Predicted 3D model of a 265-nucleotide RNA (Bacterial large signal recognition particle RNA) from a Chloroflexota bacterium. Rfam family: Bacterial large signal recognition particle RNA. On this family, see Rosenblad et al., Nucleic Acids Res 2003: "SRPDB: Signal Recognition Particle Database". The coordinates come from a structure-prediction model, not an experiment, and the mean pLDDT is 78. The sequence was found by an Rfam model in a public genome assembly. NCBI's taxonomy places the organism under Bacteria, Bacillati, Chloroflexota.

RNA sequence: CUGUGCUAGGCGGGGAACUAGCGGUGCCCUGCACCCGCAAUCCGCUACAGCGGGGCUGAAUUCCCGGCCGAGGUCCGCGACCUUCGCCUCCCACGACAUCGUCCGACGUUGAGAGUCGGGUCCCACGCAGCGAGAGCCCGCGAACCCCGUCAGGUCCGGAAGGAAGCAGCGGUAAGCGACCGUUCUCGGGUGCCGUGGGGCGACCUGGCUGGAGCCGGAUGAUGGGCGCGCGCGCGGAGGCCAACGAUCGACGCCGGGUGCACGG
Numbered sequence: 001c002u003g004u005g006c007u008a009g010g011c012g013g014g015g016a017a018c019u020a021g022c023g024g025u026g027c028c029c030u031g032c033a034c035c036c037g038c039a040a041u042c043c044g045c046u047a048c049a050g051c052g053g054g055g056c057u058g059a060a061u062u063c064c065c066g067g068c069c070g071a072g073g074u075c076c077g078c079g080a081c082c083u084u085c086g087c088c089u090c091c092c093a094c095g096a097c098a099u100c101g102u103c104c105g106a107c108g109u110u111g112a113g114a115g116u117c118g119g120g121u122c123c124c125a126c127g128c129a130g131c132g133a134g135a136g137c138c139c140g141c142g143a144a145c146c147c148c149g150u151c152a153g154g155u156c157c158g159g160a161a162g163g164a165a166g167c168a169g170c171g172g173u174a175a176g177c178g179a180c181c182g183u184u185c186u187c188g189g190g191u192g193c194c195g196u197g198g199g200g201c202g203a204c205c206u207g208g209c210u211g212g213a214g215c216c217g218g219a220u221g222a223u224g225g226g227c228g229c230g231c232g233c234g235c236g237g238a239g240g241c242c243a244a245c246g247a248u249c250g251a252c253g254c255c256g257g258g259u260g261c262a263c264g265g
Stems, first nucleotide, its partner, number of pairs: 001265006009057003012030004020046005034054005063258006072249004079242001081240007088232001090230001094228002097224009107214001114210008122199006128192002131188007139178003147172004155164003
């Protein structure tokens, strides 16, 4: 140097997330790379960090190390934009307000606005009426005895004259019950086209008097203050979204270097 047979290794890698951590399933990137089983309410492991089974390749185009490039991901995030809150400023536009005009319409000399004197709606008290409740009077019933009157018969006292208690009956009455809804009294109110007195009088309705022409609504114009949820590349806070710079991981690719054993020629 070469041939044969092996072995280590390889037959994809990476990011985020999950996890104490690692790897896998699932998501994304790269771009093409053996097969089967397991797995997100997860699965398998423990720094040599998927497990189990089978297959191919195998010392370099393929394995290992270093450098470069850099798809893509993650973090931070001046700043731009949007939303929202507070503050400040301003009156050019917009809205509101005030004043002065123009136009239209309603009301108005059968009297506007205004002033003044009342009344009502409102509140309180009392009265009256009405309603309701209760009580008294009137009427009826109403006590075996323990209520009243009169007490037949009978009973008791007495020699007699006479007297006494007293049941039933009859008459009456109390408590109570009923009837009447007539009358008197007491109490009460989400009672009242009622009366009297007081309060209130802001608002509305209404009457009298004074006085004599406005007043109300709409549209529009000017002016004003600077009132506003209006205006402002204004300031600050919160949230969302985009993205520069920076940090970090980093596939594919490129360059350089490294890599075992046995036997034979």